Description: Transfer RNA from Callorhinchus milii, 59 nucleotides, folded computationally.
RNA sequence: GUAGCUUGGAGGUUAGAGCGCUCGCCUCGCAAGUGAGAGACCUGGGUUCGAUUCCCAGC
Numbered sequence: 001g002u003a004g005c006u007u008g009g010a011g012g013u014u015a016g017a018g019c020g021c022u023c024g025c026c027u028c029g030c031a032a033g034u035g036a037g038a039g040a041c042c043u044g045g046g047u048u049c050g051a052u053u054c055c056c057a058g059c
Stems, first nucleotide, its partner, number of pairs: 001059001004019004012049001021037005042058005
C1' cells in the first nucleotide's frame, strides 16, 4: 500500500478531501461556473469484546 489519480484519517458511530467521471442548470454550441450523484481501506495470520487502524509474514 485507502476511489481512475494524488492523498487525510481515528481501536468502535456515516472512511473525508482535491482532480477526474456521470447527470442536471447555464450557453446557439463548447469551455468556465454552479447543483446533485456514483466510486476505495493489497493478501494471509495474530492481539482485542471489536482491526481499514496495532503486531508478524507475504507480494
About this RNA
It matches the Rfam family "tRNA". Rfam classes the family as a transfer RNA. RNAcentral holds the sequence, with entries from Rfam.